[in-house]
This record gives sequence, C1' cells and structure tokens, in this order.
RNA sequence: AAUAUUCUUUGGGGCGGAGUGAAAGUCUCCACCGGCAGUAUAGUCUGCGAAUCCCUUUGGGACCGAACGGGUGCAAUUCCCGUACCGACGGUAUAGUCCGGAUGAGAAAAGAAACGC
Repeated sequence: AAUAUUCUUUGGGGCGGAGUGAAAGUCUCCACCGGCAGUAUAGUCUGCGAAUCCCUUUGGGACCGAACGGGUGCAAUUCCCGUACCGACGGUAUAGUCCGGAUGAGAAAAGAAACGC
C1' cells in the first nucleotide's frame, strides 16, 4: 500500500376531515407515506433487499407494482412546473396507512479488531 476475513452498532414511512351503514383507520370524496446501491438529488430508470410460492432447505429457483408532458442545464425518465399512477401475505365490512407473523429477517451504511501475503 492493496486484498480478503471476523466482530459490533444502525438499518421503513403514512388515515386527519366528511359521507353511507348495524358495523368501515378497509367502501366513496378529500388527505397522507415512499427501504438500499448506482446515476445531476429517483416510490414509477438500472440493479438489490423484503414479501409470496416451489425445491434436494448451509443453500438454490420462480415471482417481483407504478410516468408522462413542459422548463433549466454540459449533464436530470432524479431538480423545477403541471397532470397522473403504484403499493406482499393472514385477520377484520373489501386495508399502501389498523392488528399479526415481526423484540423477526434484510439490501446496505458506519465503526472496530487481529491474522496472513
């Protein structure tokens, strides 16, 4: 100096108002929210994680939602303006926002340690 290893910590937000009804934070109207990495700053681009399903279950496979127009600029599907759209499973009056699996798991981020070359 570079590479790999081990350990520790961190690591997901949001229903407020009105209506209908016997009953809705679930329906209708308005409201509200947006994991990680990359890239000109991203819920809607690319990749990853999670959830769900399957298998021969250290692990592997499948599946994996949604955006356009205009403007600025060297550069933005990321910024600004406008108008849209999307959101696992189980429970319950039909749920992105409630309860549950979950004091879980995890992309990844930060820090520390010692060994070998």
FMN riboswitch aptamer (RFN element), 117 nucleotides, folded computationally. Its Rfam family is "FMN riboswitch aptamer (RFN element)". Gene Ontology term of the family: FMN binding. For this family Rfam cites "A conserved RNA structure element involved in the regulation of bacterial riboflavin synthesis genes" (Gelfand et al., Trends Genet, 1999). The sequence was found by an Rfam model in a public genome assembly. Of the family's consensus pairs, 100% are formed in the model. The coordinates come from a structure-prediction model, not an experiment, and the mean pLDDT is 81.